Description
The RNA shown here (transfer RNA) has 74 nucleotides and comes from a Candidatus Woesearchaeota archaeon. The organism belongs to Candidatus Woesearchaeota, within Archaea. Its Rfam family is "tRNA". Model confidence (mean pLDDT): 85 of 100. The RNAcentral record of the sequence draws on ENA.
RNA sequence: GGCGGUAUAACUCAGCCUGGCAGAGUGAUGCUCUCAUAAGGCAUAAGUCCCGAGUUCAAAUCUCGGUACCGCCA
Repeated sequence: GGCGGUAUAACUCAGCCUGGCAGAGUGAUGCUCUCAUAAGGCAUAAGUCCCGAGUUCAAAUCUCGGUACCGCCA
């Protein structure tokens, strides 16, 4: 330098193909349960969907450019 993959909550990841309320598990906090602790149950908070632009009534999702990481080729 060329090609491909990945980027979404504190962490691990779905959702993207086929545009329409941003989600799950873990973790955190509170309540409950217990003589007490753990486990269990219930609830709550937590997001610039990597960045920028475009298309669209509407973009995590489509298009273009860029960044970071991983892999392959040279």